[in-house]
């Protein structure tokens, strides 16, 4: 950034030229398009394929290729024809072309020369089989490119050798799942010869033989990229193959070649599909598994960034280009690492909020506020990098290369410093019953919820929510998913198989896995050095660089394998030569229900004939069905026929198992002992195989007495398709064939050797066979030590201690099923799964509990008596109906005359009308007034309103005590929850039993003691005993009663003594006597006989009142029954609060078709009525009993003594006892129920009291099935008293008079108590559980078919394209004999192969299918009872 030459024009001009704007040509430059050259096969992306020499290691290639780059040696000699840009013309929307014409090379073609190469003939030398390597000679055939220069040479091109690179091929080993995939395989397996290839090779093709693979898993199906490594584990495994890093394989699907050194090539070519887009409809174009981006899928995964600075490739001579390789930024807490979110100090442990209380106070919490101080980080403002830069280039010199000068940073104004400011900007999540660190309110009420397993939740949830606090992690927490630990839970380190899941049913062998002594070789196995590898990164260790670290660099170990060499020889293993003990084999012996085959026999059963004989037999639990009068059953004799073999007989033999039992007889098999001699490991064990194998069952035949599935009938039963009887076919026998399982068990494989004994038995030997002795070996049993075992057990016949081989197991349940496969006539075998569902299922021992298991024992439990109960009327209680209410509990025994020992109001809790009250009572706090009570009056059903009348005390003189009113605050509540609990009380049960320390046994849970053998009412006492004591309990102390003493003697008594009376302990007195009450005494099996170790029993024993606990009574162990009470009370928590509180009148609890339980009272003559006339005991009484006396028939009523009680009084006791009358009757029984009239209480008897009197007189004539209660002063029977209470018992608790029968005995019922036993039960037999069938909801297997999907077969069809042929058309170089023709290519065009199509038949796998199997699973369905006990039929 042009410039020279030359030329045309304009404009200015100082006339000399200038300037500007052009044409030509030169030479440089930039921009574009082509020819050429190298690259594009590298780097980047992704795992689709792939079980394969694809990886990975280790070796091989004498069977090989290599552009670009190093060395090395030699050469580039003379020609020659085109073609692209580029003109022209001229299709087509496009995208691309078509014709003619010009030109050039490092483009392309002959020609010379050439040491190669090829072939032929030699020599020479090595080797690893084919063979290599070196050299002569001949013939054949093949090479090259110019350009730049400072002229010194640079690069660059040929050719040949050889290095590096980098590629290919071959080989051993090594890494995955199924066998319900067992057989595969025609170019398949090998030779020839040939093509093809860079090479080898069936790689390909002709021919020729018929190989080759596989149980040490072929072939098929699935799934998968290999590796270094990652993740985890002590390791050994186990999983896994993200980032980085070697290898592979891919490149929209399939197929093909073409260039090239390298490709069958990610951004190349054709060619067929399927898709998208363009079109002018005629045609054409495309492939992000490059980077970034978008769509879609999906729980879910970045930016359409900057820069070639560096680092690495390509090109180039070089500047230089090109580079989503790379180097860097930005998102993402995704992920390791380091950092802060402040530190010091502050207690009235602040006010407070919020939580929590025992209302005192705690927690948050030194946390805050405040006060000091610091400033990592933030923020703002300035400085502001190191470092990554070296090379290249230019300039000098040089053989290499050395010296000087320039120039270059994306990252980035970023790391960093520095100054200012100020605690300034900066904590979340999970948990908080155990596992597991961390707790308490509140709300919810098996609801919402909550869970990793366990399991929380049904009114006091540390487990649901919340909230206070608390614990853990912390810029992270927590959840989901995976994968490895823990899991010795797949066991190679390192399990197991009698009962828990597992030993094949049993034998005999092949492969296979093991294998006695001795010697010698050899050295694969096995140890030892050595040498190569074992890539780098990782991991480990030291070290060192970023302020630490994460990271990251050096270096070192390590990479436990492989593969080469030397060596070593104990042991295995190979060989080779020997040995007996392991195994056999030979003689001799004697056992045995070994097996086959034949033949023989007695008994019994049943039947047929004959006799004899008469009415039943026969069977059950008890019966019928059934057989018999046409003669059965019983007997007797003949005869028939089949099947089994009594006694011996035995824990006994034999046999591999399964099994095998009358004699004989053949045949045959094994094991034993005993010997000697042989053979010299010949051995063991055994997947696959092959044989045998109990019943039953199946086929053909045949036999058929007795048994006898199915069937019939009969009983049983709610039903009985069962159990029991009567009958009865198949079968059961035989002989051929079939199945092929069985709790085929010792639930224990074999085989070998070693490890204490004792006791029997079976064979044979053997010792002096002296006697029931001793010993060996081979069997079988029984106890047992060591050891083992979860225990129980087992224990020379192991389940003990050790090798070696086989099978076999791996929660339950689906399932030994489905499906496919194989055998089988068939019924069914063997082999054997998943889905899906459950947290358990099992094994052995332990302690209850329980049994239609056993043993032994008790008890009004039976039994043997004696009265009832149910049957009637009443009374009560309860259910149920009814009601406005009929309050409310109690509900088997252990609820029902119970709470309630007493409901007319009242109690009362309940209902309904109405009233009244917020205080009726009560306590505190404030105020006000005042006594307060009381009396009086009116309303009113009453409560209760309201009016009047009356009226204190103390005092420091405010005030206080008390009363009343007002407001607040507590109250009250017979409201729920007895399943929140106190307490009380029932029951088993007055039954003898529950338990403890310390020892001791047992892994333990427990056990032992307490069991055993006696004995007792009694775990009550002896004996013994690994136990020894205790300790609640039983008994004993308490108490009443029987007997006798002492004291004492009033109110009780009255023997002797005295009074007294009509009589009468009346009176004196008396302490004898009964009595009364305090205190002794007796009884203890003490004595005798007898048994018997003792404890202890027995006797019509003595004695005693009383005899073996004298009778009664209080007295109730450790428990059970979520037994009862919240309505005795007391109390947590909820529920009400002008009411669920309280008062009031009036109902109700009493109501009645009916059913129940518990009693009175009867039915009568043992009795009723009337009349006489005896003898109790307990207990009660001043608001009371009440004598006595009077009226009344009478219940009573009117006076009224005495009694606060061993005095007065209830209080005459009734039965009994005498006498009369009834005389068997619905009655002189029996009293209901009804009329009438009356007493008492009481405010008030209507609903609703009791009691008299008259009168009325119902049912009922001893009671169905069933059930209660009692052993002596009991039962029966007679009456009396009390509490409650104003009145109301037939009923509760006492009381005492009369007073009995009966107990052989413990088989049965019902209950208890010791021991044992089986249990599948532990909410404990009311337990547990098991089928069908209803219902819903799940996965699944079958099905006529439907549908898809991948692979293989045959045959059509055949696209591009290599090869092979042809090639009449076409073509420049070279050649001749030049308008030509050769060679040579080439268009077409045939042919082999050939992808995607088509089509055909099968086969494999998926989905889906009307109906259809069984399956799992679901709080309360149905029907029955199959199993756990002797489960009721083992």
């Nucleotide at each position: 950034a042009g410039u020279c030459a030359u030329u045309u024009a304009a404009a200015c001009u100082u006339c000399g030229g200038u300037u500007u704007a052009g044409g030509u040509g030169g030479c440089g430059g930039g921009c574009g398009a082509g020819u050429g050259g190298c690259g594009c096969a590298c780097g980047g992306g992704u795992g689709c394929g792939u079980a394969a020499c694809a990886c990975g290691u280790a070796g091989g290639a004498a069977a090989u290729c290599u552009a670009c780059c190093u060395u090395u040696a030699g050469g580039c000699g003379g020609g020659g024809a085109a073609u692209a840009a580029c003109c022209a013309u001229u299709g087509g929307a496009a995208a691309c072309g078509a014709u003619g014409g010009c030109u050039a090379a490092u483009a392309c073609c002959g020609c010379a020369u050439a040491u190669u190469u090829u072939u032929u003939u030699g020599u020479a030398u090595c080797g690893c089989a084919u063979g290599g390597u070196a050299u002569a000679a001949a013939a054949a055939u093949g090479a090259a490119a110019g350009u730049c220069u400072u002229c010194g040479g640079g690069a660059g091109c040929c050719u040949a050798a050889a290095g590096a690179u980098g590629a290919u091929c071959c080989u051993g080993c090594g890494g995955u799942g199924g066998a319900u995939u067992a057989g595969c395989u025609a170019g398949u397996u090998g030779g020839u010869g040939a093509g093809a290839u860079a090479a080898c090779a069936g790689c390909u093709c002709a021919c020729c033989a018929a190989g080759g693979c596989g149980a040490c898993g072929a072939u098929c199906c699935a799934u998968a990229g290999c590796u270094g490594g990652u993740c985890u584990g002590a390791g050994a495994g186990g999983a896994u193959g993200a980032u980085c890093a070697g290898c592979c394989a891919c490149a929209c699907u399939g197929g093909c070649a073409c260039u090239g050194a390298g490709a069958c090539a990610c951004g190349g070519g054709c060619c067929a599909g399927a898709c998208u887009c363009c079109u002018a409809c005629g045609g054409g174009a495309g492939g992000c598994a490059g980077c970034a981006g978008u769509g879609a899928g999906g729980a879910a995964u970045a930016u359409u960034g900057g820069a070639c600075a560096a680092u690495g490739g390509g090109c180039g001579a070089a500047a230089g280009c090109c580079u989503g390789a790379u180097c860097c930024a930005g998102c993402c807490a995704c992920g390791c690492c380091g950092c802060g979110u402040g530190g010091a100090g502050g207690a009235c442990g602040a006010c407070a909020c919020c939580c929590c209380u025992a209302u005192g106070g705690g927690g948050c919490g030194u946390a805050a506020a405040c006060u000091c101080c610091u400033u990592u980080u933030u923020u703002a403002c300035a400085a502001g990098a190191a470092g990554g830069a070296c090379a290249a280039c230019c300039c000098g010199g040089u053989c290499g290369c050395c010296g000087g000068g320039u120039c270059u940073g994306a990252c980035g104004g970023u790391a960093u410093u520095g100054u200012a400011a100020g605690a300034a900007u900066a904590a979340g999540c999970a948990c908080c019953g155990g596992c597991u660190a961390a707790c308490u309110c509140c709300g919810u009420g098996c609801c919402a919820g909550c869970a990793g397993c366990c399991g929380c939740g049904g009114u006091a949830a540390u487990a649901c929510g919340g909230a206070g606090g608390g614990u853990g992690c912390a810029a992270g927490c927590g959840u989901u998913g995976u994968c490895c630990g823990g899991a010795a839970u797949u066991a190679u380190u390192g399990g197991g198989u009698g009962u828990a899941a597992a030993g094949g049913g049993u034998g005999c062998g092949c492969a296979g896995g093991u294998g006695g002594a001795a010697u010698a070789c050899u050295a694969a196995g096995u140890c030892g050095g050595u040498g190569g590898u074992g890539a780098a990164a990782g991991c480990c260790u030291a070290c060192a660089g970023c302020u630490c670290a994460a990271c990251u660099g050096u270096a070192g170990a390590a990479u436990u394998g492989c593969c080469u060499u030397c060596g070593a020889u104990a042991c295995u293993g190979g060989u080779a030569u020997u040995c007996u003990u392991g195994a056999g084999u030979c003689c001799c012996g004697g056992a045995g229900a070994g097996g086959u085959c034949a033949u023989c026999g007695g008994a019994a059963u049943u039947c047929g004939u004959g006799g004899u004989g008469u009415a039943g037999c026969g069977g059950u639990g008890a019966a019928a069905u059934g057989c018999g009068u046409a003669g059965a059953u019983a007997u007797c004799a003949c005869g028939a026929g089949g099947a089994a073999c009594a006694c011996c007989a035995g824990a006994a033999g034999c046999g591999u198992a399964g099994g095998c039992g009358g004699g004989u007889g053949a045949c045959u098999g094994g094991a034993c002992g005993g010997g000697u001699a042989c053979u010299g490991a010949c051995a063991c064990u055994c997947a696959g195989g092959c044989a045998c194998g109990a019943a039953a069952g199946c086929g053909u035949g045949g036999g058929g007495a007795g048994c006898a599935a199915a069937c019939a009938g009969g009983a049983u039963u709610a039903g009985a398709u069962a159990c029991c009887c009567u009958g009865g076919u198949a079968g059961u026998c035989c002989a051929c064939g079939c199945u092929g399982u069985a709790a085929a068990c010792g639930a224990u494989g074999g085989a070998u050797a070693c490890u204490c004994g004792g006791c029997g038995u079976u064979g044979u030997c053997u010792c002096c066979u002296u006697g029931a002795g001793g010993g060996a070996c081979a069997g079988u049993g029984c106890c047992u030590a060591a050891g083992c075992u979860a225990a129980c057990g087992c224990g020379u016949u192991a389940a003990g201690u050790a090798u070696c081989c086989c099978a076999c197991c791996u929660g339950g349940g689906g399932a030994g099923u489905a499906c496919g496969a194989u055998c089988g006539c068939a019924a069914g075998g063997u082999u054997g799964a998943a889905a899906c569902u459950c947290a358990a299922a099992g094994g052995a021992a332990u302690u209850g509990a329980c049994g239609g298991g056993g043993g032994c024992c008790c008890g009004c439990a039976c039994a043997a008596g004696c009265g009832g109960u149910g049957g009637a009327g009443c009374a009560u209680g309860u259910g149920g109906c009814u009601u406005a209410a009929u309050u409310c509990g109690a509900u088997g025994c252990a609820a029902c005359g119970c709470g309630a020992g007493g409901a007319a109001c009242c109690u009362u809790a309940u209902c309904c009308u109405g009233g009244a009250u917020u205080c009726a009572a009560c306590g505190c706090u404030a105020c006000c007034g005042g006594a307060c009570c009381g009396c009086u009056g009116c309303c009113g059903a009453a409560a209760g309103g309201u009016a009047g009348c009356u009226u204190u005390c103390c005092u420091u003189a405010u005030g206080g005590a008390c009363c009343g009113g007002u407001a607040g605050c507590g109250c009250g509540g017979u409201g729920c929850u007895g399943c929140a609990u106190g307490g009380c009380u029932g029951u088993c049960g007055u039954c003898a039993g529950c338990u403890c320390g310390u020892g001791u046994c047992g892994u333990g849970a427990g056990a032992u003691g307490u069991u055993g053998g006696g004995u007792u009412a009694a775990g009550u006492c002896c004996c013994g005993c690994a136990a020894c004591g205790a300790g609640c309990g039983c008994a004993a102390c308490c108490c009443c009663u029987a007997u006798c003493g002492u004291u004492a003697g009033u109110u009780a008594c009255c023997a002797g003594c005295g009074g007294a009376u009509a009589a009468u302990g009346c009176c004196g007195g008396g302490g004898a006597c009964u009595c009364u009450a305090a205190c002794g005494a007796g009884a203890c099996u003490g004595c005798c006989u007898g048994c018997g170790c003792a404890a202890g029993c027995a006797g019509u024993g003595a004695g005693g009142a009383a005899g073996g606990u004298g009778g009664g009574g209080a007295u109730g162990a450790c428990g059970u029954c979520a037994a009862g009470u919240c309505c005795u009370c007391a109390u947590g928590g909820c529920c009400u609060u002008u009411a669920u509180g309280u008062c009031c009148a009036g109902g109700g609890c009493u109501g009645c078709a009916c059913a129940c339980g518990u009693g009175c009272u009867a039915c009568a003559a043992u009795g009723g009525a009337u009349g006489g006339u005896a003898c109790a005991a307990c207990g009660g009484g001043u608001u009371g009993c009440u004598a006595c006396c009077c009226c009344g028939c009478g219940a009573g009523g009117g006076g009224g003594c005495g009694c606060u009680a061993a005095u007065c009084c209830c209080u005459c006791a009734a039965a009994c006892c005498c006498a009369u009358c009834c005389u068997c009757a619905g009655u002189u029984c029996g009293g209901a129920u009804u009329g009438g009239a009356g007493u008492c209480u009481g405010c008030a008897a209507c609903u609703c009291g009791a009691c008299u009197c008259c009168a009325u007189g119902a049912a009922g004539u001893u009671g169905g099935a069933a059930u209660c209660g009692c052993u002596a002063g009991u039962a029966a029977u007679c009456g009396c008293g009390u509490a409650u209470c104003a009145g109301a018992a037939u009923g509760a608790c006492g009381c005492g008079g009369u007073g009995a029968a009966u107990a052989c005995g413990u088989u049965c019922c019902c209950g208890g108590g010791c021991c044992u036993u089986g249990u599948a039960c532990a909410c404990a037999c009311c337990g547990c559980c098991c089928g069908u069938c209803a219902a819903g909801c799940c996965a699944u297997g079958g099905a006529a078919g439907c549908u898809g999907g991948g692979g293989g077969u045959g045959c059509c069809c055949g696209a591009a394209g290599u090869c092979c042929g042809u090639g009449a058309c076409c073509c420049a170089a070279c050649c001749c004999u030049u308008u030509g023709g050769g060679a040579g290519g080439g268009a077409g065009c045939g042919g082999c192969c050939g992808a995607a199509g088509g089509u055909a038949a099968a086969a494999c796998c998926a989905g889906u299918g009307a109906c259809u199997g069984g399956g799992g699973c679901u709080a309360a369905g149905u029907c029955g009872g199959a199993a756990c006990a002797a489960g009721g039929u083992a």